Overview:
A computed fold for a 253-nucleotide part of an RNA from a Lachnospiraceae bacterium, annotated as large-subunit ribosomal RNA, domain VI. Model confidence (mean pLDDT): 87 of 100.

Context: one part of a larger RNA
């Protein structure tokens, strides 16, 4: 651009693409067979292996500035209390939410139809007879179509169905934004609003802040206190930001 006038939603599925794996054991049964030794088929069942998919409650990692803790120096006039640098993207060191992971966790391969290869069959002629084929009918495999997942009307063969617009359906622009994400798209929302922040409360992490007071000759302890602090989490709350506004936009052959 197209789908013979514009949306929105939910769909059929021509077609593609994944996936498809295997071991052990127990039972049947020390049965069948076998002189014995050994030792099944078929059928039940459990449990693992690699693979893949999803998830983050468990269990870990990881967490670039979340909490503490140490060390040199510089500064905030000294003490205390702090900041800054020490890697070029944490000075080091212990912890660790959210997110993302995996050594955590959960699922998948089955079953089951349908045509078949080899083989194996029935019925049967030419060829009085046999003969699975020459007319006809079965039985058969991790392989082939199905059936499981995914994509998917540009499937130009461009489908369907419902709804909404005949005067403004509908989409955008521009803002807040993430379960999105390089960028674009995608979602979520724009005051008729919880979309971010923010502030409150909660989680969850750190481990008992500063300040005083008391003990002690100090180093330090002890009380106030499981205190302070705190990114991502959960809920509330318009306090701030989305104000206002613009733009496209349908009767063709």
């Nucleotide at each position: 651009c197209g789908u013979a006038a514009g949306a929105u939603g939910u769909u059929u599925g021509a077609g593609a693409g994944g996936a498809g794996c295997u071991g052990u054991c127990c039972u049947u049964a020390g049965u069948a067979c076998g002189a014995g030794a050994g030792g099944a088929c078929c059928g039940g069942g459990a449990u693992g292996g690699a693979c893949g998919g999803a998830c983050c409650g468990c269990u870990g990692g990881u967490g670039u500035a979340u909490c503490u803790g140490c060390u040199g120096c510089a500064c905030c006039g000294c003490c205390a209390g702090g900041u800054g640098c020490a890697u070029g993207a944490g000075g080091c060191a212990g912890g660790g939410u959210a997110g993302c992971c995996a050594a955590g966790u959960c699922c998948g391969g089955c079953a089951g139809g349908g045509a078949u290869a080899a083989a194996c069959g029935c019925u049967g002629a030419a060829g009085g007879c046999a003969u699975c084929u020459a007319a006809g009918c079965g039985u058969g495999a991790a392989g082939c179509c199905c059936c499981c997942c995914u994509c998917g009307a540009g499937a130009u063969g461009a489908g369907a169905c419902a709804u909404c617009a005949u005067a403004g359906a509908g989409a955008c622009c521009c803002c807040u934004u993430a379960g999105a994400g390089a960028g674009u798209a995608u979602g979520a929302g724009g005051u008729a609003g919880a979309u971010a922040g923010g502030u409150c409360a909660g989680g969850a992490g750190u481990g008992u802040a500063a300040g005083u007071g008391c003990c002690g000759c100090a180093a330090g302890g002890c009380a106030u206190u499981g205190a302070g602090c705190u990114g991502a989490c959960u809920g509330a709350u318009a306090c701030u930001a989305a104000u206002c506004g613009g733009u496209c936009g349908g009767a063709u052959g």
Rfam family: Bacterial large subunit ribosomal RNA. NCBI's taxonomy places the organism under Bacteria, Bacillota, Clostridia, Lachnospirales, Lachnospiraceae. It was read from a public genome assembly.